[in-house]
RNA sequence: UCCACGGAGAGUUUGAUCCUGGCUCAGAACGAACGUUGGCGGCGUGGAUUAGGCAUGCAAGUCGAACGAGAAAGGGGUCUUCGGACCCUGAGUACAGUGGCGAACUGGUGAGUAACGGGUGGGUAAUGUGCCUUUCAGUGGGGGAUAACACUUGGAAACAGGUGCUAAUACCGCAUGUGGCGUGGGGAUCGUUGGGUUUCCACGUUAAAGGCUUCGGUCGCUGAAAGAGCAGCCCGCUCCCGAUUAGCUAGUUGGUGAGGUAAUGGCUCACCAAGGCUGUGAUCGGUAGGUGGUCUGAGAGGAUGGUCACCCACACUGGGACUGAGAUACGGCCCAGACUCCUACGGGGGGCAGCAGUCUAGAGGCUUCCACAAUGGACGAAAGUCUGAUGGAGCGACGCCGCGUGCGGGAUGAAGGCCGUGAGGUUGUAAACCGCUGUCAGUGGGGAAGAAUGCCCGGAUGGUGAAUCCGGGAGUGACGGUACCCGCGAAGGAAGCCCCGGCUAACUCCGUGCCAGCAGCCGCGGUAAUACGGAGGGGGCGAACGUUGUUCGGAAUUACUGGGCGUAAAGGGUGCGUAGGCGGUAUGGCAAGUCCGGCGUGAAAUUCUCUCGCUCACCGAGAGGGCUGCGCUGGAAACUGCUGUGCUCGAGGAUGGGAGAGGCAGGUGGAAUUCCUGGUGUAGCGGUGGAAUGCGUAGAUAUCAGGAAGAACACUCGUGGCGAAGGCGGCCUGCUGGCCCAUUUCUGACGCUGAGGCACGAAAGCCAGGGGAGCGAACGGGAUUAGAUACCCCGGUAGUCCUGGCCGUAAACGGUGAACACUAGGCGUCGGGGGUAUCGACCCCCUCGGUGCCGGAGCUAACGCGUUAAGUGUUCCGCCUGGGGAGUACGACCGCAAGGUUGAAACUCAAAGGAAUUGACGGGGGCCCGCACAAGCGGUGGAGUAUGUGGUUUAAUUCGACGCAACGCGAAGAACCUUACCAGGGCUUGAACCGCGGCUUACAGAGGGUGAAAAUCCUUGCCCCUUCGGGGGGUGCCGUAGAGGUGCUGCAUGGCUGUCGUCAGCUCGUGUCGUGAGAUGUUGGGUUAAGUCCCGCAACGAGCGCAACCCUUGUCUUUAGUUACCAGCGCGUCAUGGCGGGGACUCUAAAGAGACUGCCGUCGCAAGGCGGAGGAAGGUGGGGAUGACGUCAAGUCCUCAUGGCCCUUAUGUCCUGGGCUACACACGUGCUACAAUGGCGGUGACAGUGGGAAGCUAGGUCGCGAGGCCAUGCUGAUCUCUAAAAGCCGUCUCAGUUCAGAUUGCAGCCUGCAACUCGGCUGCAUGAAGUUGGAAUCGCUAGUAAUCGCUAAUCAGCAGGUAGCGGUGAAUACGUUCCCGGGCCUUGUACACACCGCCCGUCACACCAUGGGAGUUGGUCAUACCUGAAGACGGUGUUCUAACCCGCAAGGGAGGAAGCCGGCCACGGUGUGGUCAGCGACUGGGGUGAAGUCGUAACAAGGUAGCCGUAGGGGAACCUGCGGCUGGAUCACCUCCUUU
Repeated sequence: UCCACGGAGAGUUUGAUCCUGGCUCAGAACGAACGUUGGCGGCGUGGAUUAGGCAUGCAAGUCGAACGAGAAAGGGGUCUUCGGACCCUGAGUACAGUGGCGAACUGGUGAGUAACGGGUGGGUAAUGUGCCUUUCAGUGGGGGAUAACACUUGGAAACAGGUGCUAAUACCGCAUGUGGCGUGGGGAUCGUUGGGUUUCCACGUUAAAGGCUUCGGUCGCUGAAAGAGCAGCCCGCUCCCGAUUAGCUAGUUGGUGAGGUAAUGGCUCACCAAGGCUGUGAUCGGUAGGUGGUCUGAGAGGAUGGUCACCCACACUGGGACUGAGAUACGGCCCAGACUCCUACGGGGGGCAGCAGUCUAGAGGCUUCCACAAUGGACGAAAGUCUGAUGGAGCGACGCCGCGUGCGGGAUGAAGGCCGUGAGGUUGUAAACCGCUGUCAGUGGGGAAGAAUGCCCGGAUGGUGAAUCCGGGAGUGACGGUACCCGCGAAGGAAGCCCCGGCUAACUCCGUGCCAGCAGCCGCGGUAAUACGGAGGGGGCGAACGUUGUUCGGAAUUACUGGGCGUAAAGGGUGCGUAGGCGGUAUGGCAAGUCCGGCGUGAAAUUCUCUCGCUCACCGAGAGGGCUGCGCUGGAAACUGCUGUGCUCGAGGAUGGGAGAGGCAGGUGGAAUUCCUGGUGUAGCGGUGGAAUGCGUAGAUAUCAGGAAGAACACUCGUGGCGAAGGCGGCCUGCUGGCCCAUUUCUGACGCUGAGGCACGAAAGCCAGGGGAGCGAACGGGAUUAGAUACCCCGGUAGUCCUGGCCGUAAACGGUGAACACUAGGCGUCGGGGGUAUCGACCCCCUCGGUGCCGGAGCUAACGCGUUAAGUGUUCCGCCUGGGGAGUACGACCGCAAGGUUGAAACUCAAAGGAAUUGACGGGGGCCCGCACAAGCGGUGGAGUAUGUGGUUUAAUUCGACGCAACGCGAAGAACCUUACCAGGGCUUGAACCGCGGCUUACAGAGGGUGAAAAUCCUUGCCCCUUCGGGGGGUGCCGUAGAGGUGCUGCAUGGCUGUCGUCAGCUCGUGUCGUGAGAUGUUGGGUUAAGUCCCGCAACGAGCGCAACCCUUGUCUUUAGUUACCAGCGCGUCAUGGCGGGGACUCUAAAGAGACUGCCGUCGCAAGGCGGAGGAAGGUGGGGAUGACGUCAAGUCCUCAUGGCCCUUAUGUCCUGGGCUACACACGUGCUACAAUGGCGGUGACAGUGGGAAGCUAGGUCGCGAGGCCAUGCUGAUCUCUAAAAGCCGUCUCAGUUCAGAUUGCAGCCUGCAACUCGGCUGCAUGAAGUUGGAAUCGCUAGUAAUCGCUAAUCAGCAGGUAGCGGUGAAUACGUUCCCGGGCCUUGUACACACCGCCCGUCACACCAUGGGAGUUGGUCAUACCUGAAGACGGUGUUCUAACCCGCAAGGGAGGAAGCCGGCCACGGUGUGGUCAGCGACUGGGGUGAAGUCGUAACAAGGUAGCCGUAGGGGAACCUGCGGCUGGAUCACCUCCUUU
């Protein structure tokens, strides 16, 4: 300098947060499949399931120049008796045979195989090798057969047999022997485990084939040596999972000898020995062809092994050999078996995991194509033949790559669609329209490269050779008239798929209404769905797009790179110790690890880079790099290792001291408890929240004395001691382990850890034998309770204790493995030592070892840890990987049993969890407040009645309101109206409003008919202007927009309201702290009615609330003075502010003053408190208005407004009547009472707020009265309603009354169209219940309660209700323990819809997977025995037999074959066992499931603290005993720490 390369996260647990942790998504890939869609081309690729079965055709032949034999058709010729015969050609051709070579290659598949099978690197001195190359030497001379063929026999066929003939490069002797081989002997050299190579001598043994020829030769053949390539065998390293597979092995391991092989070897056999393998995982089981590579990944890794290449294995299943250079042979043979086909039933044939193709199974995968033109292979001398190898084409969007479906202009921003706030927006330059171009497809024409060999001719070279090279010639293409090129016409033929809630780019309308459906995770859908379905629009990709499946990634979620274990999952209960791992210091050596250099190898392809070729790209070619590995060799020596020699600090020993509930055994002591005996003594004791069971007059409890027994050792006792842990506590003695300190000294790394293993190991429990006082599971009884298998009480058995033996677990915990080193301190305490000082002890200082607290840095998710680490490092061990299922099942081991140890899966969920935060809650704590309780007064609940509600009834009893916070509430007033309800009768642009268009002349009014009314019918019936055409107004009808709805939804809303609560709270900015949610401020100490104020403080300020400002009331002043007032003056009256006047007083109504802890004392730092003075009023003087952030989906769609939905001759509207007033009941709120604080009669004093013209009414008069009639004043401080009542006096005398007044009868009055349903009032008469009210419950703290009346709104009339007004006028508050509500702080929490929360188990129902299970079925493995095909081997050679030998011959021999025998052995059979899987009546638990049953176990002190282990019990959660833990709240105490 160039090139190459380089790491992203998100959603989901919570109210929120941080962490842990799982699930899910975004990416890439694929031999894919499915759905929708589909124009073209190139390059690739295509049975992954059934190594399931296969019809048909083809896939291995070739050589006549090895050999014998040898046609036919056709053509020609001759002859012919015209039937044909013969000759030539066809042709030495076809077909078959002998022989040679090939068939062991190519091609397919992946069943088996966990193996020297593969990869890699070596070895072969332990080997073979056809064809090919090189070299040397040969190739002489003979013999006998046999197939074909001919004849013939058997058979359906396949085929087989017999007789006869014949050739060879077929077969067999002989000769020769360069050589080779064997035996024996000698030499050289190299190496080594034996040995190899080479050489000499002797002996033995051992070859051959010819064909063609142009006669030159050439192709063959034989022996030997070498090479190349190929093959065999051996070795090192390496290659999946399971230990719920821990022991395996008898040819097994080795030796000797023999056999066998090309060759080593137990490969095989005989004999001998007793070995061999294994925790570094043998054996067994499961799964699987291996590799180069491929996919992914930053990499390390993980997954994978299809196409291509290399190796292996297999060829219907199993066994076997033959031939051959090579096979134990895919398209060969033999046997057995299954299947299938043919058959004349006797017997035969077959093997697509070659190319096509077919069936089956399956989600799924092609043509029964063309050609040997090219490349390669077999044969051949060659031409050539064969070649489903291969080259090509076809089919499939299966993949990758490329191209196109047009391009430019074009706004009336067309129409249509969709939305819409009705303006418009959007689709959208998109279209139309105008212009242009021509890729692809179509059509017409032209048209390659791939072809050069070979053959023929000539030349060069060469040994006149072969091989080789050059030139020329004729010719060779399946693809294919293809690629490519040119022309023609025409925008003409060519776009879809998915998505639009978040992740994740992209939004609206309609439909639907927890339905239909969606969904990768979270999750959508119950009437306003951006999440379902459709539409419009948008986003993404694009001839594809989605889905499903699989792999890697993200996932640091198995962590080598690169994680963890106090509380999240995770430290073994503890120690000793084996293997293993790791190991102080100095020095020498070696060189295994380590590092560097060189060499060999790491096939090609692939990947990467560069260059080049197809128009580009995919693809292909060339070159380079790389292949991170292995081997050989040379070097280095720091580190590790090995080895030698040392050292002393690690470790250990010796010596002298020391502390201790360390362990074991024996003895011994007192207190207490219980029991027994005796005494005293009498009626109870005991027990509890309260009781009862129980004990006691047969004398208990109590008390005294004596005795017995067992168990445990008060105080001391202490975050004191000891021990490895469990654990250890009176005293004495014996035996015994460990530890600490000091001093010097010795050994010389002897160490640390520790898989397996061994030992110890609380309590409970088990076995045997003792013992048994107390306590005490189970059990009995009594209580409690709805129940109480519990908590409480009375008893009480195992057990607890001892001896011996088991068990082996605990919250066996510091929830913290062991060892070593390093890294601030402070304060205690236990044991030891030293220093200074002292007479000595203390005190003080230093130090070693243990044990605690606080704390810095650092660490941690936080909490917290912090020299006793949870900090920083090293070494070793154990353990974890989401929750549930489950520490369960099965298996194995251990145990007498209980059970323990080891320890899964199916299925299911999207969480389960840790720490901390804010709330809420607690039958947690602290502080404080409130008529919250208490102290008081009066009520309600009982009666009658009024009123509201529920319920019931009804044609309707309209609707709403439902704990407080619905119920005398909406309703401040239902006879009609109201009125919304019911029955009946009517109307339909309507009872009210409004726009437009058309038509009309009527409407109102009057009269009459019908009717319950509403209504309807009949008769009559317009106005203004005018140019007389008409115009305007009003009315009616029709139509269209639209009215109307007390119809639904208060869970779509606005507004308004209730409530917590007039409680003191609720927040913000900036800063600070915390990773964060959040905290701080706002907490603390005081104080207040108050987050009121003060002080302090990492806070400083601010806002909404509190308070104040506002109204009213209480005092005073000023101003004003009528209708109010009247002191003084005057007039008048029987009398009265009646009159003149007055402005003093009361009052009226405006403005001011006044109260601020201002003053004094006292306490306090202060805020402030207490007391006092003054003052009308004193500590916010009394009362009111005023209601923070928010809560309750609180209330109201029936006040009003309003989205959406619904009705439209009715769910609208009008009318008459009815109903809202019903009545067996129940509840709420009132009234009146039950009487003497009263009733009745009489008397006659004192208010205030208010109202009044369709009104209030003086006065008079009539009536017993309600009221009537006449009449006056007043639009009001004037007149009037208006009498206030409780009061006072008298009487009644305790009774259902002279109480009480309901009910009922009669007679009236008033309002009103109208008092029947259904008003109020009056008089007379009637005279019910009721004698102070169960459980329970309400109001009120001063002008209050109580009590008394008055007024008003509504209203024609109707008040016991409501809203106001005044009169009279109390009691009590010790106090905050308790009930209720609230505020602040703190604590616990498994709650957050927030305790009306959460949540556990049985039972019942449904579904799912699973364990056991009498058995049953199948697979597989092992083993014993039986059987024993084919075959090779061994034996034999009755039988048969050409070559060679003997022999004249016959015949014999050698050799060979059949047959027979032997052992081996496949299939098969019998039996036994192991293992795996399927089914299985019944049975066990488990999981899941909107609204089932029983209880309430856990979370707060969860109402008995919880949990762990164990044992017993119980419907169930659970309860109880024993021991343990804090992961228990609260209070107290102790100890320690910090500050002063």
Source information:
RNAcentral holds the sequence, with entries from ENA. Small-subunit ribosomal RNA from a Sumerlaeia bacterium, 1540 nucleotides, folded computationally. The prediction has a mean pLDDT of 84. Its Rfam family is "Bacterial small subunit ribosomal RNA". Lineage of the source: Bacteria > Bacteria candidate phyla > Candidatus Sumerlaeota > Candidatus Sumerlaeia.